Notes: The prediction has a mean pLDDT of 81. Predicted 3D model of a 74-nucleotide RNA (transfer RNA) from a Planctomycetota bacterium. Its Rfam family is "tRNA". Rfam classes the family as a transfer RNA.
RNA sequence: GGGCGUAUAGCUCAGUUGGCUAGAGUGCCACAUUGACAUUGUGGAGGUCACUGGUUCGAGCCCAGUUACGCCCA
Numbered sequence: 001g002g003g004c005g006u007a008u009a010g011c012u013c014a015g016u017u018g019g020c021u022a023g024a025g026u027g028c029c030a031c032a033u034u035g036a037c038a039u040u041g042u043g044g045a046g047g048u049c050a051c052u053g054g055u056u057c058g059a060g061c062c063c064a065g066u067u068a069c070g071c072c073c074a
Base pairs, nucleotide, nucleotide: 001073002072003071004070005069006068007067010026011025012024013023019057028044029043030042031041032040050066051065052064053063054062
């Protein structure tokens, strides 16, 4: 330098054919439960869907570019 892949909650990851408000597990906080702890249950907070632009009535999803990381080739 070229090609491919990945980027979504603190962490690990889903997200169907583009369609109303973006989810799960785990972690965190509060409450209940206990003599206390653990466990369990209920509720809650937590998101620039990497960034910029484009297509579309509508984009996490499609297109182009950029950035970071990984793999392969030279």